Predicted 3D model of an 82-nucleotide RNA (transfer RNA) from Candidatus Tagabacteria bacterium CG09_land_8_20_14_0_10_41_14. NCBI's taxonomy places the organism under Bacteria, Bacteria candidate phyla, Candidatus Tagaibacteriota. Its mean pLDDT, the model's own confidence on a scale to 100, is 80. It was read from a public genome assembly.
RNA sequence: GCCGAGAUGGCGGAACUGGUAUACGCGUACGGUUCAGGGCCGUAUGCCGCAAGGCUUGGGGGUUCAACUCCCCCUCUCGGCA
Numbered sequence: 001g002c003c004g005a006g007a008u009g010g011c012g013g014a015a016c017u018g019g020u021a022u023a024c025g026c027g028u029a030c031g032g033u034u035c036a037g038g039g040c041c042g043u044a045u046g047c048c049g050c051a052a053g054g055c056u057u058g059g060g061g062g063u064u065c066a067a068c069u070c071c072c073c074c075u076c077u078c079g080g081c082a
Base pairs, nucleotide, nucleotide: 001081002080003079004078005077006076007075010026011025012024019065027045028044029043030042031041032040033039046055047054048053058074059073060072061071062070
């Protein structure tokens, strides 16, 4: 240099044909159980905001009524070829 795959809450990781972004797990907070700890159970848990509401899928732009998903440019990571 060329080709391919990937980047999603604090972490892992789904979202399959474009149609409620963050399912599920871990972690965390509070509570219950226990003499206590662990384990187990319940509730909550992306960000901002008192609320109403707004914002958010690596960054920027485009298509669309609607984009994690399709198109273009860029950054970074992994693999292959030279």